[in-house]
Context: one part of a larger RNA
C1' cells in the first nucleotide's frame, strides 16, 4: 500500500462550535456529469499469452492469432448518481403551554466548627504516641463562660439522586443568562450528519501583578522510630490553597468505550413529564416518552464480560494503532514570562 483493527493485548482526539470537504428523506418532470450499450479511430515495434515453422533439441529466431482492460469522437438508455425546476411532511428546527434541576455568571446574606485577642471563674498541668520527646503553660496554660475579630468550607437533607459538551457544579435569597425534557401539532419545508485545518472551554499543580491569609500545608526546622530515616507516627511551618486581572493546556482528562441515525426478547429499581381506570383525595394500578442504575435472552468476544445507555446488526463522517526498549527523547519548528506545551525521528539493540 492493499488490509487488519482500537472497553482491558498497539490505537477513541479532553470537551465543543464550525469551515473545506465527505456523506445524505418521499414525490414528479428535465438534463445527461458520474453510469451503460453500440459504432468508428487510436492504443508503434519488440515483449509476455495461444498455435505453426527454422537451426538435430533448446536457448535463440520467423510468420500469424490475441492481447493491449486505455483514450478520443459519434449515436444511444435514463434504473441508480451529480446539475436545474416544482412539490410533501415524517428527518431538523420554530411556535405556544408547562412542570423538574448543586448548569453558568454576578450581588448580598446566615449558622455551626476551627484559630486568635479582650474579660470572668479558677489551678496545675496541658497537648502528643505503639510509648515517647520536642512543644505550651505560675509572665496563669489546658478547662470553662461572655464578648469581639477573621478566613475559609457548606454537617444534616445527600439518594448506582440531578444538571452540565467536557473539564466540573452542593448554606440560603434575589438579579442576569444556557440546555434538555414532556404536551399540542400553529408554522419553515431537507434548512440535516459527521467534521481536516481554525477558533473556543478546560481538574490540580505552577506562573506574573495587586489583595487576602483562619484551618490545612510541599519546602524547611525540631523530636521520635531506625543500623541508617535526607521517609512513615509526633511539635512547629513558608510557598500554596482563597479573591480579581492575566497566562499555562496538561491528567488513570476513565465508561480506559468517538459522533449521528436505523433496526434486534425481556425482568427489576429510580429520576422527570404527560395520558388512563377507580377515588372525596393521597397512595396504588396501567400505558406513553426522556435520563440514569442492576440482572439476562439471542448475538458478539481470546476470555473476562458487553447485551435497546451494546462491546450486537447495519450506514455515514473524523481520530488514532502497525512489535518492545532507545522515547514522548533528540533535531528543526510553532506556542509560553518561565516550568514546559504540541509536533516527533534516528543510530544502536532484543
Nucleotide at each position: 500500500c492493499u488490509g487488519g483493527g482500537c472497553g482491558u493485548a498497539a490505537a477513541g482526539g479532553g470537551c465543543g462550535c464550525g469551515u473545506a470537504g465527505g456523506c445524505g428523506g418521499g414525490g414528479c418532470c428535465u438534463u445527461a456529469u458520474g453510469u451503460c450499450g453500440g459504432a468508428g479511430g487510436u492504443g508503434a515495434a519488440a515483449g509476455c499469452g495461444c498455435u505453426g515453422g527454422g537451426c538435430u533439441c533448446a536457448a535463440c529466431u520467423c510468420a500469424g492469432c490475441a492481447a493491449c482492460u486505455g483514450c478520443c469522437u459519434c449515436c444511444g438508455a435514463a434504473a441508480c448518481u451529480g446539475g436545474g425546476g416544482c412539490u410533501c411532511u415524517u428527518g431538523a428546527g420554530u411556535g405556544c403551554a408547562g412542570g423538574a434541576g448543586a448548569g453558568g455568571g454576578g450581588a448580598g446574606u446566615g449558622g455551626a466548627a476551627c484559630u486568635g485577642c479582650u474579660g470572668g471563674u479558677g489551678u496545675a498541668g496541658c497537648g502528643g504516641u505503639g510509648a515517647a520527646a520536642u512543644g505550651c503553660g505560675u509572665a496563669g496554660a489546658g478547662a470553662u463562660c461572655a464578648g469581639c475579630a477573621a478566613g475559609a468550607a457548606c454537617a444534616c437533607c445527600c439518594g448506582u439522586g440531578g444538571c452540565g459538551a467536557a473539564g466540573g457544579c452542593g448554606g440560603c435569597u434575589c438579579c442576569c443568562u444556557g440546555g434538555a425534557c414532556u404536551g399540542c401539532a400553529a408554522c419553515u419545508g431537507a434548512c440535516g450528519c459527521c467534521g481536516a485545518g481554525g477558533c473556543g472551554c478546560g481538574a490540580a499543580a505552577g506562573c506574573u501583578a495587586g489583595g487576602g491569609g483562619a484551618g490545612c500545608g510541599a519546602a524547611c526546622g525540631g523530636g521520635a522510630u531506625u543500623a541508617g530515616a535526607u521517609a512513615c507516627c509526633c511539635c512547629g511551618g513558608u510557598a500554596g490553597u482563597c479573591c480579581u486581572a492575566g497566562c499555562c493546556g496538561u491528567a488513570a482528562a476513565c465508561g480506559a468505550u468517538g459522533g449521528u441515525c436505523a433496526c434486534u426478547a425481556g425482568g427489576u429499581g429510580u429520576u422527570g413529564g404527560g395520558g388512563g381506570u377507580a377515588u372525596c383525595g393521597a397512595c396504588c394500578c396501567c400505558c406513553c416518552c426522556g435520563g440514569u442504575g442492576c440482572c439476562g435472552u439471542a448475538g458478539c468476544u481470546a476470555a473476562c464480560g458487553u447485551g435497546u445507555u451494546a462491546a450486537g446488526u447495519g450506514a455515514c463522517c473524523c481520530g488514532c494503532c502497525u512489535g518492545g526498549g532507545g522515547a514522548g527523547u533528540a533535531c528543526g519548528g510553532c506556542c509560553g514570562c518561565a516550568a514546559g506545551g504540541c509536533u516527533g525521528a534516528a543510530a544502536c539493540u532484543c
Record summary: Small-subunit ribosomal RNA, central domain from an uncultured Actinomycetales bacterium, 350 nucleotides, folded computationally. The prediction has a mean pLDDT of 90.